[in-house]
Molecule: transfer RNA
Organism: Candidatus Moraniibacteriota bacterium
RNA sequence: GCGGGUGUCGUACAGUGGUAGUACGUUGGUCUCCAAAACCAAUAACGGGAGUUCGAUUCUCUCCACCCGUG
Numbered sequence: 001g002c003g004g005g006u007g008u009c010g011u012a013c014a015g016u017g018g019u020a021g022u023a024c025g026u027u028g029g030u031c032u033c034c035a036a037a038a039c040c041a042a043u044a045a046c047g048g049g050a051g052u053u054c055g056a057u058u059c060u061c062u063c064c065a066c067c068c069g070u071g
Base pairs, nucleotide, nucleotide: 001070002069003068004067005066006065007064010024011023012022013021018054025043026042027041028040029039030038047063048062049061050060051059
């Protein structure tokens, strides 16, 4: 240089055009003599920009970061 892949709460992953979810974590509460466990609640995210569309995490283009292959 060329080709391919990945990018979503703090972490690990779902989500193939119509309300962004799960688990762990964190915080608060219930329970307990105290703590742990358990239960309840809250917390917080679509890498940047542009385009298509009534509507984009999803489709297209471009840029950025990382990973793999190849010369």